RNA sequence: GGGCCUUUAGCUUAGUGGUAAAGCGCCACUUUCGCAUAGUGGAGAGGUGGGUUCGAUUCCCGCAAGGUCCA
Numbered sequence: 001g002g003g004c005c006u007u008u009a010g011c012u013u014a015g016u017g018g019u020a021a022a023g024c025g026c027c028a029c030u031u032u033c034g035c036a037u038a039g040u041g042g043a044g045a046g047g048u049g050g051g052u053u054c055g056a057u058u059c060c061c062g063c064a065a066g067g068u069c070c071a
Stems, first nucleotide, its partner, number of pairs: 001070007010024004018054001026042005047063005
């Protein structure tokens, strides 16, 4: 320098045009003499800038970061 892949919650991952889901973690409550466990509820997320579309996490382009291969 070039090819390919990835980027979603604090962490690990789903979802692939129409409401963003789960596990662990966090907060509150219930349960207990207390802790743990268990149960219920809650907060919390689309790397960034554009484009297409009635509508974009999803499709297209640029940029950034990471991974991998080639030189």